[in-house]
The prediction has a mean pLDDT of 79. The RNA shown here (SAM riboswitch aptamer (S box leader)) has 140 nucleotides and comes from a rhizosphere metagenome. It matches the Rfam family "SAM riboswitch aptamer (S box leader)". About the family: The SAM riboswitch is found upstream of a number of genes which code for proteins involved in methionine or cysteine biosynthesis in Gram-positive bacteria. The sequence is in RNAcentral, with records from MGnify.
RNA sequence: CUUAUCAAGAAAGGCUGAGGGAAAUGGCCCGAAGAAGCCUUGACAACCUAUCCUUCACUUCGCUCAGGAUGACAAAUGAAACCUGUGCAUUGCGAAGGGAAAGGUGCCAAUUCCAUCCCGAUAAAAUCGGGAUAGAUAAG
Numbered sequence: 001c002u003u004a005u006c007a008a009g010a011a012a013g014g015c016u017g018a019g020g021g022a023a024a025u026g027g028c029c030c031g032a033a034g035a036a037g038c039c040u041u042g043a044c045a046a047c048c049u050a051u052c053c054u055u056c057a058c059u060u061c062g063c064u065c066a067g068g069a070u071g072a073c074a075a076a077u078g079a080a081a082c083c084u085g086u087g088c089a090u091u092g093c094g095a096a097g098g099g100a101a102a103g104g105u106g107c108c109a110a111u112u113c114c115a116u117c118c119c120g121a122u123a124a125a126a127u128c129g130g131g132a133u134a135g136a137u138a139a140g
Stems, first nucleotide, its partner, number of pairs: 001140006011041005019030003024116004042108001044106001047104003052098005058092001062088002065085004112134001117131005
């Protein structure tokens, strides 16, 4: 820089000791019944990798069946190779959906705590909704 998501979800213990909720402003909260930080353990989630299941498309190999074609010949009977297609099974790849949670991250007060800029519901206050900006996380 690009893309996707951001209203869901999930905490105990130890060390430590005063701040914290990204930044600025304004609110509103959390906090000595212990903030932030660090460590341990556990959970949550399913973004990435690997793996599993189902379906579908294409593809590889093989079989079955049907049709076609060819087919000695006076006629009838009538194959095989070959072509097309159905079905079954198989190889590889991709897409969609689902499961699990091994690995890489992330995360575990409050919607990203709320507002700020623009627009609308509506004339104002208040409220609500949409968008933008900023930010967070993942992948590249």